[in-house]
Molecule: transfer RNA
Organism: Bacteroidetes bacterium QS_8_68_15
RNA sequence: GGCUGGGUAGCUCAGGGGUAGAGCACCGCCCUGAAAAGGCGGGUGUCGGCCGUUCGAAUCGGCCCCCAGCCA
Numbered sequence: 001g002g003c004u005g006g007g008u009a010g011c012u013c014a015g016g017g018g019u020a021g022a023g024c025a026c027c028g029c030c031c032u033g034a035a036a037a038g039g040c041g042g043g044u045g046u047c048g049g050c051c052g053u054u055c056g057a058a059u060c061g062g063c064c065c066c067c068a069g070c071c072a
Stems, first nucleotide, its partner, number of pairs: 001071007010024004018055001026042005048064005
């Protein structure tokens, strides 16, 4: 340098055009003398960046950045 896969919540990951989710973690409340465990409730996010396509983009296209692998 070329090719492939990936970048989404604090972490691990779903979602592949119609207003973003799960598990764990975290926060509040209940329970307890107080904790742990348990129960109820809460999503905490410019979906890596910019531009484009579209009525509408996390999702499609172009360029760039980062990570892993393969080829040279």